[in-house]
Context: one part of a larger RNA
RNA sequence: CACCGCCCGUCACACCAUGGGAGUUGGGAGUACCCGAAGUUGGUUGCCUAACCGUAAGGAGGGCGCUACCUAAGGUAAGACCGAUGACUGGGGUGAAGUCGUAACAAGGUAGCCGUAUCGGAAGGUGCGGCUGGAUCACCUCCUU
Numbered sequence: 001c002a003c004c005g006c007c008c009g010u011c012a013c014a015c016c017a018u019g020g021g022a023g024u025u026g027g028g029a030g031u032a033c034c035c036g037a038a039g040u041u042g043g044u045u046g047c048c049u050a051a052c053c054g055u056a057a058g059g060a061g062g063g064c065g066c067u068a069c070c071u072a073a074g075g076u077a078a079g080a081c082c083g084a085u086g087a088c089u090g091g092g093g094u095g096a097a098g099u100c101g102u103a104a105c106a107a108g109g110u111a112g113c114c115g116u117a118u119c120g121g122a123a124g125g126u127g128c129g130g131c132u133g134g135a136u137c138a139c140c141u142c143c144u145u
Stems, first nucleotide, its partner, number of pairs: 003108001005105001008101002011098001013095004018090003023085005031077004039070001041068004046064004052059002111132009
């Protein structure tokens, strides 16, 4: 490729990511409580004790034990956050030649659009109010020739 034009939405098919979702499952962090190994520190005369002091008795010092606080791991509870998955479900995107109509673009054949309400397979229809970013006709004012 200029009306044998352009073009809108539902539906059907394929693929992609995504929202909701009864739930299922995992993660790290925090809170409360329980429990609490080893260890430091503190307490403790129940036991033991080579070198030091002491004439002996004993003392100093040391060790073991017991105990208090702190505390890793572990356990319980209720929440919060993050991820994966989930029957079903919602719209979105993309895809040469699918279906139904024909809403818009010319006064697009009911002018269109905005808001709202309602109805309808779908584009959409109708009511009410508004806008001209509507054509045509009449009149008035103004501008150009």
Small-subunit ribosomal RNA, 3' minor domain from Lactococcus nasutitermitis, 145 nucleotides, folded computationally. RNAcentral holds the full RNA, with entries from ENA and SILVA. The source organism's lineage runs through Bacteria, Bacilli, Lactobacillales, Streptococcaceae and Lactococcus. The coordinates come from a structure-prediction model, not an experiment, and the mean pLDDT is 84.